[in-house]
RNA sequence: GCCGGGGUAGUUCAAUGGUCAGAACAGAGGACUCAUAAACCUCAAACGGUGGUUCGACUCCACCCCUCGGCA
Repeated sequence: GCCGGGGUAGUUCAAUGGUCAGAACAGAGGACUCAUAAACCUCAAACGGUGGUUCGACUCCACCCCUCGGCA
């Protein structure tokens, strides 16, 4: 330099172009207990950036950034 995969919560991952973007673990609080843990209830927390298409974009398109793999 070329080709391809990926970028969503603190972490690992979901999400037909349309309801309020979800789950697990982690975190905070509560309840329970003599106490701790487990199990239970509740809460907080995210779409890499800029444009475009569309009535409507995490999703489709272009460019850029980061990351992984392959080729040279």

Predicted 3D model of a 72-nucleotide RNA (transfer RNA) from a Minisyncoccota bacterium. Rfam family: tRNA. From the family's description: Transfer RNA (tRNA) molecules are approximately 80 nucleotides in length. It is annotated as a transfer RNA. The source organism's lineage runs through Bacteria, Bacillati and Minisyncoccota.